[in-house]
RNA sequence: CGAGUCGGCCAGACGAUCGCAGCUGCGCAAGUGGCUGAGGAAAGUCCGGGCUCCGCAGAGCACAGUGCUGGCUAGCGGCCAGGCGGAGUGAUCCGGCGGAAUAGGGCAACAGAGAAGCGUAUUGCCGGUUUUGGCCGGCGAGGGUGAAACGGUGCGGUAAGAGCGCACCGGCGAUUGUGGUGACACAAUCGGCCAGGUAUCCCCCACUGGGAGCAAGGCCAAGCAGAAAGGAUUCCUGCUUGCAGGACGGGAGCUGCUCGCUCCCGCUGACUUUCGGGUAGGCCGCUCGAGAUGGCGGGCAACCGUCAUCCAAGAUAGAUGAUCGUCACCCCGGCACGCCGGGGUACAGAACCCGGCUUAUCGGCCGGCUCGGACG
Numbered sequence: 001c002g003a004g005u006c007g008g009c010c011a012g013a014c015g016a017u018c019g020c021a022g023c024u025g026c027g028c029a030a031g032u033g034g035c036u037g038a039g040g041a042a043a044g045u046c047c048g049g050g051c052u053c054c055g056c057a058g059a060g061c062a063c064a065g066u067g068c069u070g071g072c073u074a075g076c077g078g079c080c081a082g083g084c085g086g087a088g089u090g091a092u093c094c095g096g097c098g099g100a101a102u103a104g105g106g107c108a109a110c111a112g113a114g115a116a117g118c119g120u121a122u123u124g125c126c127g128g129u130u131u132u133g134g135c136c137g138g139c140g141a142g143g144g145u146g147a148a149a150c151g152g153u154g155c156g157g158u159a160a161g162a163g164c165g166c167a168c169c170g171g172c173g174a175u176u177g178u179g180g181u182g183a184c185a186c187a188a189u190c191g192g193c194c195a196g197g198u199a200u201c202c203c204c205c206a207c208u209g210g211g212a213g214c215a216a217g218g219c220c221a222a223g224c225a226g227a228a229a230g231g232a233u234u235c236c237u238g239c240u241u242g243c244a245g246g247a248c249g250g251g252a253g254c255u256g257c258u259c260g261c262u263c264c265c266g267c268u269g270a271c272u273u274u275c276g277g278g279u280a281g282g283c284c285g286c287u288c289g290a291g292a293u294g295g296c297g298g299g300c301a302a303c304c305g306u307c308a309u310c311c312a313a314g315a316u317a318g319a320u321g322a323u324c325g326u327c328a329c330c331c332c333g334g335c336a337c338g339c340c341g342g343g344g345u346a347c348a349g350a351a352c353c354c355g356g357c358u359u360a361u362c363g364g365c366c367g368g369c370u371c372g373g374a375c376g
Stems, first nucleotide, its partner, number of pairs: 001372010012327007020037007039347001043358002046356005051213004063209005068082005083097001084095004098204002104202002106198002122143002124139006151169006170194002172191008217284004226275005234247006248266007291310008328345007
């Protein structure tokens, strides 16, 4: 210098004007001043918890989830460290990674004779027989098909062959030893065990799991309806005979009282009081919490301990915005290399709160490591 890999960070800045939400100072009020006001993902709602209500003797079945080991954590399907397998020259990345798939069942396109069953004869090899066409038996070595054909090489063996026997190599398993907390690794000895794959199909084994969610849930409580108690409880006229008008009485409102006015009621009742449930509406839950930042200490790390400092949105149909100016960064074009013009600055946006995962994201910055080249 080039190529790559892993991790972290920023998320335009400042000013002016107008506007919104919460808290708050002043003011009788109208108003006016101050402070605060989205994220790394606030998103998807995929996991795990706190919190709330309901359910619950204990055990089991069913159902669902998880699945190498050790650690971290409130907990997790998360994170850290490691083991094993795979990819890469390497840094590094990927893995649903329990079952030696002999507990059982299922599955495997096409090709091929045969695809899992002590299975397979197409081309072949060998023996017997023969009317020379074949027929019967043995074979899994050579050819051929396929992703895969039941270990490989050699020698022996045989009619021909074959782990049929032997030597070496490979795989698997058992036993013992060593190292490691462990997953596991290494070594020795033994067993011809070599009859495969798939559990990301059912299944088996181990472990875990009660349900619903802040529209949870709690408090206050108009109006309407309901229940209980109180409540004036008369008179006249008209007729269409259950209504209208008037007087008197009771009550509600205007206004605290008197008058006045309006309305309602007077034998099935106006109106008043009380009660329980509870709608609209209001309040709480609501933001101080497994909290944030920094230092020190422990640990490879995730993380933990301790000390100091800080308080950082709380709306309820939902505020957190808009415009202008200057500057910054990136892209395109021009250029007299001083600059000029145009465009862009993402994804998105709280709604009870946390810990994760996943997904989206304009442009950049920083650091660790690897490989290659050149020069000294």